The RNA shown here (FMN riboswitch aptamer (RFN element)) has 164 nucleotides and comes from Tumebacillus sp.

[in-house]
RNA sequence: UAGUUCCUUCAGGGUAAGGUGAGACGGCAACUGGCCGUCAAUUCCUAAUCGGCGGUGAUGACUCUUUUGCUUCGGCAUAGGCAGGCUAAGUCCGCGAGCCUUCACAGGCAGGAACUGGUGCGAAUCCAGUACCGACGGUAUAGUCCGGAUGGGAGAAGGAAUGA
Numbered sequence: 001u002a003g004u005u006c007c008u009u010c011a012g013g014g015u016a017a018g019g020u021g022a023g024a025c026g027g028c029a030a031c032u033g034g035c036c037g038u039c040a041a042u043u044c045c046u047a048a049u050c051g052g053c054g055g056u057g058a059u060g061a062c063u064c065u066u067u068u069g070c071u072u073c074g075g076c077a078u079a080g081g082c083a084g085g086c087u088a089a090g091u092c093c094g095c096g097a098g099c100c101u102u103c104a105c106a107g108g109c110a111g112g113a114a115c116u117g118g119u120g121c122g123a124a125u126c127c128a129g130u131a132c133c134g135a136c137g138g139u140a141u142a143g144u145c146c147g148g149a150u151g152g153g154a155g156a157a158g159g160a161a162u163g164a
Stems, first nucleotide, its partner, number of pairs: 003162008015047001017046003023039006048144002050134002052095004060086001062084002064081003068077003090132002098109004114130005136147003
């Protein structure tokens, strides 16, 4: 120092918009079928808006370093570096939340999504454009409301012990 065990803390964002009116209630008319009024969807339509954790990573700034030029010798500019740590993915890889089995480890089930163009040696991550996705229960059909949840959690940080 790695590893192992334990403890503590932390660990999710988003509609006050417009339209429609299923339905409810009230009144009137009427007797099998209507009229008027009020309320009424964060669920429908339009528009808006959000993006957990680890990894990867051609981004970005910084540090270090090299080239060349200038210099008032302090630096400045310039082009690089598979040099360093940090830092960019909802739809690339893996994981998490729900349900079932299990003492537990763990296993099973359910649940989603991307293309085109550009640059370039190289793009699944950069730039531009246009799309798409979002557990379960409730309710007028829900990523955004309410609920399970003052829960769980991938994991992150710190501390203690041990330590080949």

The RNAcentral record of the sequence draws on Ribocentre. The coordinates come from a structure-prediction model, not an experiment, and the mean pLDDT is 77.